[in-house]
RNA sequence: GCUCGACAAAGGCAAACCGAUCGCGAGUUCGGGGCGCAAAGCUAUGAGUCUCAUAUUCAAUGAGAUCGUCAAGCUACCGAA
Numbered sequence: 001g002c003u004c005g006a007c008a009a010a011g012g013c014a015a016a017c018c019g020a021u022c023g024c025g026a027g028u029u030c031g032g033g034g035c036g037c038a039a040a041g042c043u044a045u046g047a048g049u050c051u052c053a054u055a056u057u058c059a060a061u062g063a064g065a066u067c068g069u070c071a072a073g074c075u076a077c078c079g080a081a
Stems, first nucleotide, its partner, number of pairs: 004079002012037002017032004022027001035068001041074003045071003048066007
């Protein structure tokens, strides 16, 4: 250094739910909370899921949301076996 991830140490993130906020909505942001997470850090690039519009419905198209669904790319703390 790479791989790997310990009933290790330090630190980190934060599901449901509750209050507020913005949004038609999926959801966002802030505070509380803590189920979990070794990339639960970043990027919507591919797939998935969800929302809105068009459409009688489906399909399709368009615009969005989600990186705590998976993959991909980039980056990163610690160091037992």
Notes: Model confidence (mean pLDDT): 84 of 100. A computed fold for an 81-nucleotide RNA from a Planctomycetaceae bacterium, annotated as c-di-GMP-I riboswitch aptamer. The sequence was found by an Rfam model in a public genome assembly.